[in-house]
The RNA shown here (small-subunit ribosomal RNA) has 1476 nucleotides and comes from an uncultured bacterium. Its Rfam family is "Bacterial small subunit ribosomal RNA". The RNAcentral record of the sequence draws on ENA, Greengenes and SILVA.

RNA sequence: AGAGUUUGAUCCUGGCUCAGAUUGAACGCUAGCGGCAUGCUUGACACAUGCAAGUCGUACGGCAGCAUAGAUUUUUUGGUGGCGAGUGGCGAACGGGUGAGUAAUAUAUUGGAACGUACCAAAUAGUGGGGGAUAACAUAGCGAAAGUUAUGCUAAUACCGCGUAUUUUUUAAUUAGAAAGCUAGGAUUAUUAUUUUUUUUCUGGCGCUAUUUGAUCGGCUGAUAUCUGAUUAGCUAGUUGGUUAGGUAAAGGCUGACCAAGGCUACGAUCAGUAGUGGGUCUGAGAGGAUGAUCCGCCACAUUGGGACUGAGACACGGCCCAGACUCCUACGGGAGGCAGCAGUGGGGAAUUUUGGACAAUGAGCGAAAGCUUGAUCCAGCUAUGCCGCGUGUCCGAAGAAGGCCUUAGGGUUGUAAAAGACUUUAGUCUAGGAGCAAAGCUUAAUUAAAUAUGGGUAUGAGAGUACUAGAAGAAUAAGCACCGGCUAACUACGUGCCAGCAGCCGCGGUAAUACGUAGGGUGCGAGCGUUAAUCGGAAUUAUUGGGCGUAAAGAGUACGUAGGUUGUAAAGUGAGCUUGAUGUGAAAUCCCUAAGCUUAACUUAGGAACUGCAUUGAGGACAAUUUUACUAGAGUUUGUUAUAGGAAAGUAGAAUUCCAUGUGUAGCAGUGAAAUGCGUAGAUAUAUGGAGGAAUACCGAUGGCGAAGGCAGCUUUCUGGGAUAAAACUGACACUGAGGUACGAAGGCAUGGGUAGCAAACAGGAUUAGAUACCCUGGUAGUCCAUGCAGUAAACGAUGUCAACUAGCUGUUGGGGGUUUGAAUCCUUGGUAGUGAAGCAAACGCGAGAAGUUGACCGCCUGGGGAGUACGACCGCAAGGUUAAAACUCAAAGGAAUUGACGGGGACCCGCACAAGCGGUGGAUGAUGUGGAUUAAUUCGAGGCAACGCGAAAAACCUUACCUGCUUUUGACAUGCUAGGAAUCUCUGAGAGAUUAGAGAGUGCCUGUAAAGGAACCUAGGCACAGGUGCUGCAUGGCUGUCGUCAGCUCGUGUCGUGAGAUGUUGGGUUAAGUCCCGCAACGAGCGCAACCCUUGUCAGUAGUUGCUAUUCAUUUAGAAGCACUUUACUGAGACUGCCGGUGACAAGCUGGAGGAAGGUGGGGAUGACGUCAAGUCCUCAUGGCCCUUAUGGGCAGGGCUUCACACGUCAUACAAUGAUUGAUACAGAAGGUCGCUAAGUCGUGAGGCGGAGCUAAUCCUAAAAAACCAAUCUUAGUUCGGAUUGUACUCUGCAACUCGAGUGCAUGAAGUAGGAAUCGCUAGUAAUCGCAGAUCAGCAUGCUGCGGUGAAUACGUUCCCGGGUCUUGUACACACCGCCCGUCACACCAUGGAAGUGAGGUAUACCAGAAAUAGGUGUUUUAUGCUUUUUACGGUAUUUUUCAUAACUGGGGUGAAGUCGUAACAAGGUAACC
Repeated sequence: AGAGUUUGAUCCUGGCUCAGAUUGAACGCUAGCGGCAUGCUUGACACAUGCAAGUCGUACGGCAGCAUAGAUUUUUUGGUGGCGAGUGGCGAACGGGUGAGUAAUAUAUUGGAACGUACCAAAUAGUGGGGGAUAACAUAGCGAAAGUUAUGCUAAUACCGCGUAUUUUUUAAUUAGAAAGCUAGGAUUAUUAUUUUUUUUCUGGCGCUAUUUGAUCGGCUGAUAUCUGAUUAGCUAGUUGGUUAGGUAAAGGCUGACCAAGGCUACGAUCAGUAGUGGGUCUGAGAGGAUGAUCCGCCACAUUGGGACUGAGACACGGCCCAGACUCCUACGGGAGGCAGCAGUGGGGAAUUUUGGACAAUGAGCGAAAGCUUGAUCCAGCUAUGCCGCGUGUCCGAAGAAGGCCUUAGGGUUGUAAAAGACUUUAGUCUAGGAGCAAAGCUUAAUUAAAUAUGGGUAUGAGAGUACUAGAAGAAUAAGCACCGGCUAACUACGUGCCAGCAGCCGCGGUAAUACGUAGGGUGCGAGCGUUAAUCGGAAUUAUUGGGCGUAAAGAGUACGUAGGUUGUAAAGUGAGCUUGAUGUGAAAUCCCUAAGCUUAACUUAGGAACUGCAUUGAGGACAAUUUUACUAGAGUUUGUUAUAGGAAAGUAGAAUUCCAUGUGUAGCAGUGAAAUGCGUAGAUAUAUGGAGGAAUACCGAUGGCGAAGGCAGCUUUCUGGGAUAAAACUGACACUGAGGUACGAAGGCAUGGGUAGCAAACAGGAUUAGAUACCCUGGUAGUCCAUGCAGUAAACGAUGUCAACUAGCUGUUGGGGGUUUGAAUCCUUGGUAGUGAAGCAAACGCGAGAAGUUGACCGCCUGGGGAGUACGACCGCAAGGUUAAAACUCAAAGGAAUUGACGGGGACCCGCACAAGCGGUGGAUGAUGUGGAUUAAUUCGAGGCAACGCGAAAAACCUUACCUGCUUUUGACAUGCUAGGAAUCUCUGAGAGAUUAGAGAGUGCCUGUAAAGGAACCUAGGCACAGGUGCUGCAUGGCUGUCGUCAGCUCGUGUCGUGAGAUGUUGGGUUAAGUCCCGCAACGAGCGCAACCCUUGUCAGUAGUUGCUAUUCAUUUAGAAGCACUUUACUGAGACUGCCGGUGACAAGCUGGAGGAAGGUGGGGAUGACGUCAAGUCCUCAUGGCCCUUAUGGGCAGGGCUUCACACGUCAUACAAUGAUUGAUACAGAAGGUCGCUAAGUCGUGAGGCGGAGCUAAUCCUAAAAAACCAAUCUUAGUUCGGAUUGUACUCUGCAACUCGAGUGCAUGAAGUAGGAAUCGCUAGUAAUCGCAGAUCAGCAUGCUGCGGUGAAUACGUUCCCGGGUCUUGUACACACCGCCCGUCACACCAUGGAAGUGAGGUAUACCAGAAAUAGGUGUUUUAUGCUUUUUACGGUAUUUUUCAUAACUGGGGUGAAGUCGUAACAAGGUAACC
């Protein structure tokens, strides 16, 4: 310090999430030790039991119990040590706990005056003399108990008078108000019988009384600060103040009487909610934010509420009285109690300890003291709750062991890790020793008047035999947790298969998961590690430091104006703000720094700094403030001129629509995409004249004018507002903004009354449509108009608040003024209104002197999307509704600008047999073939719009063959390795459907070597590794292929532009078949495509000349000899390039016409297929990952099936006939194939074919007949001499084999079909159409496929439309990209929430009733005591108001959910532009 997440990608806005630190924590797994801390955050819920406040005999009377002494022995004596209970004193108001209440009777900081203060300290003066009771106790009673009554005895430092009291308090004055003794020592006196007791006096100590002072502690009070809500805006009657009185320790409405009517509040009163507060703690760079455990200060409380008593102090945690609730005891009459003290129990809860030890230390209470008491405290126990420290060994050790895991099978990794070897002993175990915390105190000595201080002696330890020290043995007793997709350090295998599961966010999982589970390995931390919860941070995501508002959330519809905020120039005074100095305070602890003590650290101790604050006081005088005096630049007033749909009222004008009347006139009019409803023969529309009425003002008219905005338009008049400009004068800061407030405020709407021509919600009808409650049409009422009120909202927009200052230009237009000029014009200045644009700004788009630039002043508003501008409440309104304005819940996005694509029932341009113009077909028939479907034991599998369907298959009778049935086999039909044997191989026989199986026989090879033997190939047997699979996944793949498309596109380098995605280049103007070329241009170049290079065809030349060609001679059947001019064949060249001319074009590229030429503008045809798209096709060509089968999903064999058949579709063949069919006769090709072959001549058969065998390994021989055409004849428009299906029969060929299931032939049979509905296909020239020929596959089997030639057309005006494609541009809410996205109702499930007849539980307030205890007042009685009564009042009751929460039949909308229903509203011109 940042990171992830919206998108195809980008920048921005904006939320969500993560990494850090922390905790009184809890939970999961795990756990060796020690030190120091911490430990009911929840029910201020209820509590069994024990303890937590006593002490003093030196205040008192005494003596129940214990010990002891004496006398006496039944017992007694307070005599002594002491002491239960009692009287009395002090304490119990501290210490300890808790945080319910409390938003100020509180706390913090800092001041103040009108107060009290036991014990303590200092000072002064006293402490005289009397009195009467009472508890204890005794006796007698009552009661279950708690307790209590009567009588009697007694003491005090208990209680009460008297005297005294200068100083004290009170009062005008008289006056009134104290005390207590106890004890120690010595001496003395008296008394008693010496001892003893008592008494007098002196001194000391402890007390007591009065007064003053101090210290400490406390009470009161001012200022400032201290949470949220305005959906709480008004509150207050002792309320605010005064006088007087009372009361208090003390000021004061604290209380009473009287008087006045005040007091608080937008700087937030009142009300409601929540909360103890501070030092501090956590976090943060800080400012801040959150928090208030442990420790310290303050406050409040003690079962709930009220009350006082005592006392120095309380309205009292372990006191009292009363009331309520609860618990307990009871003899039912009555009593007792209060753990928010320490332990502990129950309960609640995710969750928090022992019914421990000791007063040894520190402190507290009492006491003269010893001492006693102390759950304060000090210790121990429990708990990884936190912080800190230590350990679980160290060194060495490569055969890199074994095992595990992975593997490309080689190895890698675990890993120096282990083992082995050497060493050490902290902690733990055992043994021995063993602290400090202890000094006060007590006693004693000296000194001293005495005390304090000092010295000697001596007693005391819960923790604890603990810390610590020494020794012994021995690696011995001691490692886990989380994570490993990105953020975020760390990867592989197996299992699982959208299942199980994970997840903080994004997201993983649907058969190759680094994301689930396990394992190996790794990473992080480590006696802990993770998770959950919570706080701060990151978050500049509430922005003071430090944000924004044109389009992302956000400028109020507009103006005026109150409070408030801000505010010109000059001078002087003041000094509250401000700056600075000093002083006081800011408790300690904490944080920080420096030291010190525990072995270190945590921890503790000491010192310093700091505590950013507040108060008092001095100085300064710039700034701001205030007072005073001046000024004129802001603002305003006066005067002249001027533009204007500025406003209000009245009047008036013409055109048009409609209606009415009359005339003319006749059959239609109107309306639409097309129609119909409608009007019209009762006379419309049209036309002419006259009239009525209402509304709106053509042209001018304009990014023209005016107004604050809304808005304003014929013309005239009246009244009236504001602006601009020119030049002077005057006032003298009078200004700007503006929370609340007030006024204005389009359209629509409401109320009342008018008016109503046109238009027109609702409504009606006609169309459209699947529907059409719409769009279109015909009608039509509110309304639109006027007057008066209400309403108060709009995409009320420039989506841009108002005011002021400053900051380049240029061009229009509209007002005013000025200069020059004859004028047109032009220049300067000022106010508006537009365009472009520099700097600057901005996420970009854009803004740019009229700012969205640079600044100042003030106001309004925003803080993720949805829920929602909704609910509730309040205010306004006649209503409709408006203003203000949430939450639960839900999502990880929603959004802005721009980019690239894709798309559009957007636009422009261009191309293509795309349409059009033509020719011929398909769709109807029969057949062939493929597919679907059905069927089947099986009908093997694949291909599925174009781009599957005569496709894989260029040949299913067996084989093929993958399918089915049956038989059969298991190292296998095939490959490699090992062992043993054998050559291989061939012949014969038996069984079987065959595979197979059982025998018999023949045979002895090749290479090296003299031989023995070895090697190679092959066969058989054995067992193991393995073979094998047309089994699955083409969505794991390679390769190959289809398609867009032979369309003209697709990219890169460098440069430039842009924050960036990207753009530019590649766009533009022309042109082309073409991103083809030219020109221009922030681009310049290049690559893959185009073109060319290649093949073929068309012309010519050269070379060559057999098997080809030619003519002649010989010869004549062939054949031989000669030649290569032509044809032809093969090779090598030439030729065509817009090269030439005219026109055109921009002087270009090119286009057009022409010449020449065999060929003319890529001459025709072919091969050639850019980047990519379709998860396109193929695992059944082949290859291949993974998975699956392994006596079977492998191998072999026989038979069957792939050939089925109500049906549907595709592609073809043949036809329907006369441009024809049949018969006869007779011409002309090209290309290809041939030795397991083509097969001639001849011959037999009607024919398929048979016999035959010449020739040919092919320019030689053969297939081989070309067919249409041409010539002649018949048929004569018919289901025919068309057409040939189907069927019968007899045959032929191939082949082991034609039954399922081949092809062909002869004879006979002679079906449908008479030109094909909607729809649809091909083709632009040697093309379509038509005619035949050949080949591959192949034993046999083409109507298919691939080639070949023969004959040989028609048409193209043209690009409006259909389809496909290309380029540019535009819109977009699409990016899986329109087969996209997406809205609402309804149905179902779940969730939270509003309303609701009501119901329940609380809070507050008011009125009234009743009124405990208690204080105070009054009153009566005999002294005390007890009474009576009044006020106030807790709890309670009745009634009402208000408010909060919970709940409810029913009901409203909202949110979420996988595939539901109905439509298609929005996004493109979204198919009626959208929106308010």